[in-house]
RNA sequence: GGGCCAAUAGCUCAAUUGGUAGAGCAGUGGACUCUGAAGCCAUGGGUUUCGGGUUCAAGUCCCGGUUGGCCCA
Repeated sequence: GGGCCAAUAGCUCAAUUGGUAGAGCAGUGGACUCUGAAGCCAUGGGUUUCGGGUUCAAGUCCCGGUUGGCCCA
C1' cells in the first nucleotide's frame, strides 16, 4: 500500500433477504430468611461507532471516516 470481517443495553450476543430493537448475565424493587446467599416474582435501562445518501419506512441498502481483528504484498 491492497483486501476481508467486526462495532447494537453495564457485559456477552440476537434481530428470519428494509416494517415500531430483543435475550441471557448484571442492576433495582418485592416476597422468603434470625441474617445473607441461591432459587422465585416484578421492573428500569438503547442517539444500533461517527457523518452523509436512497426510501413512505434503514440496525439492515449505498458512499466516506474512526477503532479493533485477520490475510496478502
Transfer RNA from Labilithrix sp., 73 nucleotides, folded computationally.
Rfam family: tRNA. By type it is a transfer RNA.
RNAcentral records the identical sequence in 2 taxa.
The RNAcentral record of the sequence draws on ENA and MGnify.
Taxonomically the source falls in Labilithrix (Bacteria, Myxococcota, Polyangiales, Labilitrichaceae).
The prediction has a mean pLDDT of 80.